[in-house]
Molecule: c-di-GMP-I-UAU riboswitch aptamer
Organism: Syntrophomonadaceae bacterium
RNA sequence: AAUGAGAAAGGCAAACCUGCCGCGAGGCAGGGCCGCAAAACCACGGGCCUCUUGUUAACAAGAGGUGGCCGGGUUGCCCGUG
Repeated sequence: AAUGAGAAAGGCAAACCUGCCGCGAGGCAGGGCCGCAAAACCACGGGCCUCUUGUUAACAAGAGGUGGCCGGGUUGCCCGUG
């Protein structure tokens, strides 16, 4: 690298809907399956989003959110190899 492999055993659950929480971004639960080999966990860095203040705005500062935006860290199933 190829074949076995459209594996095998499984897992998660986008959008949307309903209920609840939150000023909000969004979160939780149920339904739902677009997709995912880490779509498991973690806000450390970047990005994006929300709120407050200054400001006409841009922008700046502060407080948050997002892991299915990316990076990074840690862990996990099978096969094969070493």